A computed fold for a 72-nucleotide RNA from a Saprospiraceae bacterium, annotated as transfer RNA. The prediction has a mean pLDDT of 81. Rfam family: tRNA. Rfam describes the family as follows. Transfer RNA (tRNA) molecules are approximately 80 nucleotides in length. Gene Ontology term of the family: triplet codon-amino acid adaptor activity. Rfam classes the family as a transfer RNA.
RNA sequence: GGCUGCGUAGUUCAACGGAUAGAACGACCCUCUCCUAAAGGGUAAAUGCGGGUUCGAUUCCCACCGCGGCUA
Numbered sequence: 001g002g003c004u005g006c007g008u009a010g011u012u013c014a015a016c017g018g019a020u021a022g023a024a025c026g027a028c029c030c031u032c033u034c035c036u037a038a039a040g041g042g043u044a045a046a047u048g049c050g051g052g053u054u055c056g057a058u059u060c061c062c063a064c065c066g067c068g069g070c071u072a
Stems, first nucleotide, its partner, number of pairs: 001071007010025004018055001027043005048064001050062003
């Protein structure tokens, strides 16, 4: 260089083209407890970037960026 897979909360993962993008763990607050742990309740937190298609894009298409694999 060519081909190919992937990119979503702090982490690991979901999400027929259509609901306010969810879950677990983690963080913070509260309850409980003499304290801690456990348990229960709550809060914050994300679609790599730019275009295109569409009434509507996390999802489909293109280019770019980043990571991995194969190949010369």